[in-house]
RNA sequence: CGACUGGGCUGGGUGGCCGCGGGUGUCUUCGGAUGCGCGAGGAAAGUCCGGGCUCCACAGGGUACGGAGGUGGGUAACGCCCACCGGGCGCGAGCCUCGGGAAAGUGCUGAAGAAACUUAAACCGCCGAUGGGGGCCUUCGGGCCUCACAGGUAAGGGUGAGAAGGUGGGGUAAGAGCCCACCGCGGGGGCGGUGACGUCCCUGGCACGGAAAACCCCUCCGGGAGAAAGACCAAAUAGGGAAGGAGAGCCUUUCGGGGCUCGCGAGGCGUCCCGUCUCGUUUGGACUUCCGGGUAGGUCGUUCGAGGCCGUCGGCAACGGCGGUCCUAGAUCGAUGGUCACCAUGAACAGGACCCGGCUUAUAGGCCCAGUCGCCAC
Numbered sequence: 001c002g003a004c005u006g007g008g009c010u011g012g013g014u015g016g017c018c019g020c021g022g023g024u025g026u027c028u029u030c031g032g033a034u035g036c037g038c039g040a041g042g043a044a045a046g047u048c049c050g051g052g053c054u055c056c057a058c059a060g061g062g063u064a065c066g067g068a069g070g071u072g073g074g075u076a077a078c079g080c081c082c083a084c085c086g087g088g089c090g091c092g093a094g095c096c097u098c099g100g101g102a103a104a105g106u107g108c109u110g111a112a113g114a115a116a117c118u119u120a121a122a123c124c125g126c127c128g129a130u131g132g133g134g135g136c137c138u139u140c141g142g143g144c145c146u147c148a149c150a151g152g153u154a155a156g157g158g159u160g161a162g163a164a165g166g167u168g169g170g171g172u173a174a175g176a177g178c179c180c181a182c183c184g185c186g187g188g189g190g191c192g193g194u195g196a197c198g199u200c201c202c203u204g205g206c207a208c209g210g211a212a213a214a215c216c217c218c219u220c221c222g223g224g225a226g227a228a229a230g231a232c233c234a235a236a237u238a239g240g241g242a243a244g245g246a247g248a249g250c251c252u253u254u255c256g257g258g259g260c261u262c263g264c265g266a267g268g269c270g271u272c273c274c275g276u277c278u279c280g281u282u283u284g285g286a287c288u289u290c291c292g293g294g295u296a297g298g299u300c301g302u303u304c305g306a307g308g309c310c311g312u313c314g315g316c317a318a319c320g321g322c323g324g325u326c327c328u329a330g331a332u333c334g335a336u337g338g339u340c341a342c343c344a345u346g347a348a349c350a351g352g353a354c355c356c357g358g359c360u361u362a363u364a365g366g367c368c369c370a371g372u373c374g375c376c377a378c
Base pairs, nucleotide, nucleotide: 001374002373003372004371005370006369007368008367009366010365012343013342014341015340016339017338018337020039021038023036024035025034026033027032041349045360046359048358049357050356051355052354053226054225055224056223060274061273062272065222066221067220068219069218070084071083072082073081074080085099086097087096088095089094100217101216105215106214108210109209123157124156125153126152127151130150131149132147133146134145135144136143137142165183166182167181168180169179170178184206185204186203187202188201189200190199191198192197230300231299232298233297240291241290242289243288244287247262248261249260250259251258252257263281264280265279266278267277268276269275307326308325309324310323311322312321313320314319
């Protein structure tokens, strides 16, 4: 100097004037006036996960359904974050993760190829020892040559992502774990590590392609709804109308009724089952369905938080402990604008609606830190 890798910050600032929305102090003729200070994001977006909070009864056991899936740690929790292991990619810094099970079962594996894996099987090939055909020679025992028929073969070539483990050697008629060495795979053990795993030794010729991000099996996790949740106040109406709707026994009684047991009916608990709770049930009535009427006003929830920042300690890190300091939007017919001056590198994606921790997506330009590779010079 060039190319690359990982991470962080910013995403306009300062001051004056006017305007808009909360908070807080003082005053008030209760209409307001005035002082101080605050007022959109790194994703506020998607509504995808996890929670806090509220209500359903105090939230049980299953089933179905949904989710997660190497190990250890962090966290309120998670499908998130950190570290590590295995596998793959990259010269490298680093990046990706389809990471439990294919020997429980079912299904799939296109095209090409002989054949897609239990058995096998043979397109081109190789051998043809042994059996067979033909020829020659013969000391009549047989020998040599040839065919490639029977038969043997899967080492070589072809197809393919993948072809009955790989490389090398021996052996064979030619071959083949047929045998051997090393590697791989299965089994056993030692050592290291919290663990996933790593490494070394012994042993067995040993078969078992892929994919479960196919169904499935295994392990673990999971009540529901949602701020238009929900709580309170005020006001108004019609305490409206119709239909359906479930019993036996016993005790007592002042004869109105009350109590107990069992049953029946209805409702709640995400589907369903069990279970459980509540209400009604002796002619009264829980609840269900339909018709009709009133109100839709106000307050709370609503922002002090698993909070921010700084320092320090522990930890490889995520993060946690301790100390100090700060309060930084709360609209609801839904607030941020205009103008002037200066600075400045410039402006993309884009505007809260209960809150928080993540993930994903969009993003002009600028700045910073650390590292890798290549070239040149000293």
This is a predicted structure of a 378-nucleotide RNA (Bacterial RNase P class A) from a Planctomycetota bacterium. Its Rfam family is "Bacterial RNase P class A". Rfam classes the family as a ribozyme. Rfam links the family to the GO terms dimeric ribonuclease P complex, ribonuclease P activity and tRNA processing. The organism belongs to Planctomycetota, within Bacteria.